Background
Predicted 3D model of a 114-nucleotide RNA (SAM riboswitch aptamer (S box leader)) from a soil metagenome.

[in-house]
């Protein structure tokens, strides 16, 4: 850089001692011990296997479907904790616009594969 997920799922101990949730804001979580480290446990199934359909003149691969969790990763407060950009509904105001909300697309992020 490209693809494809992101409203589900899973928590205990030790050691540490203050900050921590990416960014700004807003809420929030933390001395009844947060981030971190390690150690056992767990959730899920990207990739890897398996196993089936499809396809073919027959077989392969990809795509599609279902497995299984012994590998490779990834995870285990809050929808990626909400909001930020633009588009539409619908309320509401002191109405060229503001503000509230809701839905959806974009941008950022996170994770796989490549």
């Nucleotide at each position: 850089c490209u693809c494809a997920u992101c409203g589900a799922g899973a928590c205990c101990g030790g050691c540490u001692g203050a900050g921590g949730g990416a960014u700004a804001g807003g809420c929030c979580c933390u001395u009844a011990g947060a981030c971190g480290c390690c150690g056992g446990g767990g959730c899920a199934a990207c990739c890897g296997c398996c196993a089936g359909a499809u396809c073919u003149a027959a077989c392969c691969a990809a795509c599609c479907u279902g497995g299984a969790a012994a590998g490779g990763u990834g995870c285990c407060a809050a929808c990626u904790c909400c909001u930020g950009c633009g588009a539409u509904g619908c309320c509401g105001c002191a109405c060229u616009g503001c503000g509230g909300u809701a839905u959806c697309g974009a941008c950022a992020g996170a994770u796989g594969a490549g």
Description: The prediction has a mean pLDDT of 85. RNAcentral holds the sequence, with entries from MGnify. Its Rfam family is "SAM riboswitch aptamer (S box leader)". Rfam links the family to the GO term regulation of gene expression.